The RNA shown here (c-di-GMP-I riboswitch aptamer) has 89 nucleotides and comes from a Deltaproteobacteria bacterium.
RNA sequence: GCCGGAAAAAGGUAAACCACUCGAAAGAGUGGCACACAAAGCCGUUGGCCUAAAUCCCAUUAUUGGGACACGGUUGCAAGGUUGCCCAG
Numbered sequence: 001g002c003c004g005g006a007a008a009a010a011g012g013u014a015a016a017c018c019a020c021u022c023g024a025a026a027g028a029g030u031g032g033c034a035c036a037c038a039a040a041g042c043c044g045u046u047g048g049c050c051u052a053a054a055u056c057c058c059a060u061u062a063u064u065g066g067g068a069c070a071c072g073g074u075u076g077c078a079a080g081g082u083u084g085c086c087c088a089g
Base pairs, nucleotide, nucleotide: 003089004087005086012037013036017032018031019030020029021028022027035076041082042081043080045079046078047077048074049073050072055068056067057066058065059064
């Protein structure tokens, strides 16, 4: 250095839930708290999944309802890229 691993040591992150805020929503941020995680560090590149404001279509006198669809989201869905602590191997 590479592969592998989380036994040890040092640590790290923070699910759900609660409070507040942002958002049309999905969801996100901050604080508390820990379900878990050897990359649960970072990147929406590929696929999946979630939402459907705007837009389009249909029905309706209208109100309204339904359908389609990311330019939205999810890295703790999988893959991929990239960076990294430790060493019973």
Lineage of the source: Bacteria > Pseudomonadati > Myxococcota > Myxococcia. The sequence was found by an Rfam model in a public genome assembly.